[in-house]
Context: one part of a larger RNA
RNA sequence: CCUGCAGCGGGACGAAAAGACCCCGGAAGCUUUACUGCAGCCUGGUGUUGUUUUUAGGAUUUUGAUGCGUAGCGUAGUGGGGAGGGGAUGAAGCUCUGAUUCCGGUCAGGGCAGACCCGACAAUGAAACACCCAUCUUCAAAAUUUUAAAAACUAACUUUAUAAGAACCGCAUUGCGGAAGCUUAUAAAAGACAGCGCUUGGUAGGCAGUUUCAAUGGGGCGUUGUCCUCCUAAAAGGUAACGGAGGAGUUUAUUAAGGUCGGCUUAGUCCGGAUGGAAACCGGACUGGACGUGCAAAGGCAAAAGCCGGCUUGACUGCAAGACCGACAAGUCGCGCAGGUGCGAAAGCAGAACUUAGUGACCCGACGGCUCUUUAUAGAAAGGCCGGAGACACCGGAUAAAAGCUACUCCGGGGAUAACAGGCUGGUGAGGCCCAAGAGUUCACAUCGACGGCCUCGCUCGGCACCUCGAUGUCGGCUCACCCUAGCGCGGGGGUGGAGAAGCUCCCAAGCGUUUGGCUGUUCGCCAAUUAAAAGGGUACGUGAGCUGGGUUCAGACCGUCGUGAGACAGGUUGGUCUCUAUCUGCUGCAGG
Numbered sequence: 001c002c003u004g005c006a007g008c009g010g011g012a013c014g015a016a017a018a019g020a021c022c023c024c025g026g027a028a029g030c031u032u033u034a035c036u037g038c039a040g041c042c043u044g045g046u047g048u049u050g051u052u053u054u055u056a057g058g059a060u061u062u063u064g065a066u067g068c069g070u071a072g073c074g075u076a077g078u079g080g081g082g083a084g085g086g087g088a089u090g091a092a093g094c095u096c097u098g099a100u101u102c103c104g105g106u107c108a109g110g111g112c113a114g115a116c117c118c119g120a121c122a123a124u125g126a127a128a129c130a131c132c133c134a135u136c137u138u139c140a141a142a143a144u145u146u147u148a149a150a151a152a153c154u155a156a157c158u159u160u161a162u163a164a165g166a167a168c169c170g171c172a173u174u175g176c177g178g179a180a181g182c183u184u185a186u187a188a189a190a191g192a193c194a195g196c197g198c199u200u201g202g203u204a205g206g207c208a209g210u211u212u213c214a215a216u217g218g219g220g221c222g223u224u225g226u227c228c229u230c231c232u233a234a235a236a237g238g239u240a241a242c243g244g245a246g247g248a249g250u251u252u253a254u255u256a257a258g259g260u261c262g263g264c265u266u267a268g269u270c271c272g273g274a275u276g277g278a279a280a281c282c283g284g285a286c287u288g289g290a291c292g293u294g295c296a297a298a299g300g301c302a303a304a305a306g307c308c309g310g311c312u313u314g315a316c317u318g319c320a321a322g323a324c325c326g327a328c329a330a331g332u333c334g335c336g337c338a339g340g341u342g343c344g345a346a347a348g349c350a351g352a353a354c355u356u357a358g359u360g361a362c363c364c365g366a367c368g369g370c371u372c373u374u375u376a377u378a379g380a381a382a383g384g385c386c387g388g389a390g391a392c393a394c395c396g397g398a399u400a401a402a403a404g405c406u407a408c409u410c411c412g413g414g415g416a417u418a419a420c421a422g423g424c425u426g427g428u429g430a431g432g433c434c435c436a437a438g439a440g441u442u443c444a445c446a447u448c449g450a451c452g453g454c455c456u457c458g459c460u461c462g463g464c465a466c467c468u469c470g471a472u473g474u475c476g477g478c479u480c481a482c483c484c485u486a487g488c489g490c491g492g493g494g495g496u497g498g499a500g501a502a503g504c505u506c507c508c509a510a511g512c513g514u515u516u517g518g519c520u521g522u523u524c525g526c527c528a529a530u531u532a533a534a535a536g537g538g539u540a541c542g543u544g545a546g547c548u549g550g551g552u553u554c555a556g557a558c559c560g561u562c563g564u565g566a567g568a569c570a571g572g573u574u575g576g577u578c579u580c581u582a583u584c585u586g587c588u589g590c591a592g593g
Stems, first nucleotide, its partner, number of pairs: 001593008010585003014580002022414006028406004034210005040203003044199005050153016067136001077135005084118003093112008158189008168178004213225003222242001226248006249395001250294001251353002258312007266290001267287007292301002295358001297356003316339004322333003328396001341350003367387004372383002421468001422466001423464003427461001429457006438448002475550001476548003480542001481539005488513003491508006515529005556574004560569003
């Protein structure tokens, strides 16, 4: 070195299970003051559903009454007809009772009485309640009808009890027995209620179907989402980031901040001028656009785009050559023509504003207008055209309409994306060097070293997200280790603020070593007792196909806190399945060649 046998389990990112954590997409279960429904329940109406009475209200009819300004025998409702009407079937008058009253009277009934009473005529805007007809206000009675409430009834309907029967079932020889249900009869209760049907309104996680946005140096929390200005933007245009800065969701016609015509010049500095001052107003000079422009910034602006005044409504209607911009849809500018208008002497200018923000597609519905269309005609209705408004801010707007939990979870995917480990980086961390203010009695450098500067390491906390999500098992302990030196002990040296001893500091050196206990799951740390010393690290924070499983990190449960709740919590607590017979490689032992 080769082969074999027996072993060990470092590696084959070993096997197993299309990762259960995380994210993305989907689903399911659960919750609720998410949305929309549906059972259920409450409730008005109505059908099944009938009878009687009372009370209250309404309507109609009939009868009877009722009606007072002033003048006037007097309580004249209104209109018409009308010269006569009522009376022994009892007139005037007197008296009693009742109703009403504006206290004057009017009406009804009873008694006495026994023949009259009222009208036409004078006063009044209107003439006789003498009589007849119609009618209005108010009141009373009766009838009919209706509404509501209450009470009662019995015959619908309902329940219970008893009896019988049919069907069915069981045992079985004719026959016997049977809970509930069904049918019939009788009785009782209840009763037009209840129940049931249809319908109205409410309530309704009991149940159901769903929704619950995206970007994001993982996700969540936060923030953002449309439009305007500047920078980034690399001298055309355009150009990203959770890059750096700011704004808008309007305003203006009662002095227009619009149109036009005419006029004017702001601001700062200096000098001079009563009150007058740093700043009020007046004069001069200089600078030159710094002022101002409704509102952010940029670009503009001087006989102006700034400021003041006169007159006004072009902040018009119908079009539109031609362009800019642009994926589309949008957005922007506009010659010129027609109509009618404002200002100006006129030429001319005017279809809002110095410009760029001040916003919302389509559909449905509503509103205003129109010389539009149409079912024979006239209306009406419906539609069309024109116009302005109402919001989608997740701002190119999914629906008319929508929030959460899941550790009970599931599926499809991702190393496109987090947690472990590795990698890159080295802010943070650890170590070293330089400078040397200062401390060290004096003296920077025995020792320590501020303010700063330069490196090294890859051990801490991070950043990035590069292999791995069809799996690279995660803290600590046990076992077994191998390596590094920035050296704790043992060894050799230099310096010393080294007398000696003990120290301090630096250099060389990795050969060997570097404890046992108590507490805690702990690494760490604190404590106790030792020791020459009780050094620091790396090895997937060495080592789970070597062990453990105390911690963390499934399902049970409790507490605190949060949440309406389902549930949640780098908060606490208790409990909780650790699989693998070794093919290759590696190593150990033995044997053979």